RNAcentral holds the sequence, with entries from ENA and MGnify.
Predicted 3D model of a 72-nucleotide RNA (transfer RNA) from a Candidatus Nealsoniibacteriota bacterium.
Its Rfam family is "tRNA". Rfam classes the family as a transfer RNA.
Taxonomically the source falls in Candidatus Nealsoniibacteriota (Bacteria, Bacteria candidate phyla).
RNAcentral records the identical sequence in 3 taxa.
The coordinates come from a structure-prediction model, not an experiment, and the mean pLDDT is 81.

[in-house]
């Protein structure tokens, strides 16, 4: 250099063009406890960027970043 893959809450992770973007664990609050674990309840919190298609784009195409992998 070529090519394919990947990018979603702090982490990992779900999402078949129309969802209020959902789940675990973690974080705060609160609630039980003598007190800490534990258990209950409820919060905050994400779609790597830019352009295009489309009525409508996390989702489809491009072009870039940014990591993985194969060939040279």
């Nucleotide at each position: 250099g070529a090519c394919c893959c990947u990018a979603u809450c702090g982490u990992c992770u779900a999402g078949u063009g129309g969802u209020u973007a959902g789940g675990a664990c973690a974080u705060u609050a609160g609630g039980u406890u003598u007190u800490c674990a534990u258990c209950c309840u409820a919060a905050a919190a994400a779609c790597c960027g830019g352009a295009g298609u489309u009525c409508g784009a996390c989702u489809c195409u491009c072009c870039g970043u940014a990591g993985g992998g194969u060939c040279a």